[in-house]
Context: one part of a larger RNA
RNA sequence: UUGGGUUUAAAGGGUGCGUAGGCGGAAUGCCAAGUCAGCGGUAAAAUCGCGGGGCUCAACCUCGCUCCGCCGUUGAAACUGGCGUUCUUGAGUGGGCGAGAAGUAUGCGGAAUGCGUGGUGUAGCGGUGAAAUGCAUAGAUAUCACGCAGAACUCCGAUUGCGAAGGCAGCAUACCGGCGCCCAACUGACACUGAUGCUCGAAAGUGUGGGUAUCAAACAGGAUUAGAUACCCUGGUAGUCCACACAGUAAACGAUGAAUACUCGCUGUUUGCGAUAUACAGUAAGCGGCCAAGCGAAAGCAUUAAGUAUUCCACCUGGGGAGUACGCCGGCAACGGUGAAACUC
Numbered sequence: 001u002u003g004g005g006u007u008u009a010a011a012g013g014g015u016g017c018g019u020a021g022g023c024g025g026a027a028u029g030c031c032a033a034g035u036c037a038g039c040g041g042u043a044a045a046a047u048c049g050c051g052g053g054g055c056u057c058a059a060c061c062u063c064g065c066u067c068c069g070c071c072g073u074u075g076a077a078a079c080u081g082g083c084g085u086u087c088u089u090g091a092g093u094g095g096g097c098g099a100g101a102a103g104u105a106u107g108c109g110g111a112a113u114g115c116g117u118g119g120u121g122u123a124g125c126g127g128u129g130a131a132a133u134g135c136a137u138a139g140a141u142a143u144c145a146c147g148c149a150g151a152a153c154u155c156c157g158a159u160u161g162c163g164a165a166g167g168c169a170g171c172a173u174a175c176c177g178g179c180g181c182c183c184a185a186c187u188g189a190c191a192c193u194g195a196u197g198c199u200c201g202a203a204a205g206u207g208u209g210g211g212u213a214u215c216a217a218a219c220a221g222g223a224u225u226a227g228a229u230a231c232c233c234u235g236g237u238a239g240u241c242c243a244c245a246c247a248g249u250a251a252a253c254g255a256u257g258a259a260u261a262c263u264c265g266c267u268g269u270u271u272g273c274g275a276u277a278u279a280c281a282g283u284a285a286g287c288g289g290c291c292a293a294g295c296g297a298a299a300g301c302a303u304u305a306a307g308u309a310u311u312c313c314a315c316c317u318g319g320g321g322a323g324u325a326c327g328c329c330g331g332c333a334a335c336g337g338u339g340a341a342a343c344u345c
Base pairs, nucleotide, nucleotide: 004316005315006314007299008298012313014200016198017197021193022192025087026086027085028084029083030082031081033080034079035076036075037074038073039072040071041070042069049065050064051063052062053061054060090190091187092186093185094183095182096181097180098179103175104174105173106172107171108170109153113149114148115147116146117145118144119143120142124135125134161168162167205246206245207244208243209242210241215239219235220234221233222232257312258311259310260309261308262307265290266289267288268287269286270285271284272283273282294301295300318345319344320343327338328337329336330335
């Protein structure tokens, strides 16, 4: 490369936006680049292929024909393409409604926890499998009152909702993004995908400055044990929190890329619409469960496909060596991205 694949066997990029590129709805006219046809030129010989012939056959030798392609010319106009005109169903705009832990900022609230002060009160408290370290007569634990601090928001709460993903949950306000439904007024293919690029991106980590209640790597002590650099206990620093900046990875998972169309049904639920309005069935967009055809190695998937098809991107090619070495790029660093080979089975 051909071909085959990517839920679980190797393989979907963490996510979006979007450049180039690829690809693209309906009707109609023209052009003729692609496409198709005729004719001509070129295409050395040998070789190959086809049809004959000669060595007894064959190899071998020999004759004839064909030959992809390229160029020119004359036509065809279905399809692709180009140019023009038109259309509304894709897409977008507008109008009317709607739901939501989507985001950012500010303010407020109660419970719990720890600490401080004071009161009551007295000998233990705490912890464990059992203990000890630890705390406590300089008055602890317990309990009452007041105060301070930081972090997280019980119940509601749910196969619930929102978000592109990461993720998002006390209450209120301001700003702001997206989505759905109904109407069908407007634009008229403006669409889809997307290498490079740019954005966002849990936790841990890094820098500077704050903050530090809880919890808690490291560390210390007490136990356990043959040992115990652990599991258990008592403490405890980074960190956990905030602001700004970096880092850019996760089992970043639905282990399932995005978009469009089509393909039996049943059932639950969220939010709209309609309606003869608690009931009911319908319809649209989600979130779940079960199944038919079909698919699948099976497990299973099954209108939220892993079915039937199309378009575009990404990725895979035996295990180990190895996501390592080297080089390059990025980073303050930690490290990240790209990414082999020898050798071996």